[in-house]
Molecule: c-di-GMP-I riboswitch aptamer
Organism: Thioalkalivibrio sp.
RNA sequence: UCGAGACAAAGGUAAACCCGUCGUAAGGCGGGGACACAAAGCCUCCGGUCCCAGGACAGCAAACGGGAUAGCGGGGUUGCCGCU
Numbered sequence: 001u002c003g004a005g006a007c008a009a010a011g012g013u014a015a016a017c018c019c020g021u022c023g024u025a026a027g028g029c030g031g032g033g034a035c036a037c038a039a040a041g042c043c044u045c046c047g048g049u050c051c052c053a054g055g056a057c058a059g060c061a062a063a064c065g066g067g068a069u070a071g072c073g074g075g076g077u078u079g080c081c082g083c084u
Base pairs, nucleotide, nucleotide: 005081012037013036017032018031019030020029021028022027035071041077042076043075045074046073047072048069049068050067051066052065054064
């Protein structure tokens, strides 16, 4: 340096749910709370899934457009430890 991930150690993050708040919504943020996580640190480039006040109406609805999800995968990038 690269790969792997303990019979470890020091730590870290924080699901569901509740309260407040932002948003049309999906969902985000703050506090509480822990289901889990060796990158569950960070990034929407690709795919998936979800939403829409747009497309688009008397009603339904597609491509497209915009948004969300990094704890759905892939990819990029940075990082702790030392029994191996």